[in-house]
This is a predicted structure of a 74-nucleotide RNA (transfer RNA) from a Clostridia bacterium.
RNA sequence: GCGCCUUUAGCUCAGUUGGUCAGAGCAUCCGGCUCAUAACCGGCAGGUCCAAGGUUCGAAUCCUUGAAGGCGCA
Numbered sequence: 001g002c003g004c005c006u007u008u009a010g011c012u013c014a015g016u017u018g019g020u021c022a023g024a025g026c027a028u029c030c031g032g033c034u035c036a037u038a039a040c041c042g043g044c045a046g047g048u049c050c051a052a053g054g055u056u057c058g059a060a061u062c063c064u065u066g067a068a069g070g071c072g073c074a
Base pairs, nucleotide, nucleotide: 001073002072003071004070005069006068007067010026011025012024013023019057029043030042031041032040050066051065052064053063054062
């Protein structure tokens, strides 16, 4: 220098060819249970979907450029 992959909640991830509310598990917090803690059970909250543009009535999803990380080739 070239090609490919990844980026979504505090963490690990799903999200099928653009459309009703953006989700799961774990963690935190609240409650229950217990003499108490853990485990277990129930519940709440938590996201401008890496950034900026573009296409579209509508974008996490498509297109362009860029950033970070990883793999390969030279």
Its Rfam family is "tRNA". It is annotated as a transfer RNA.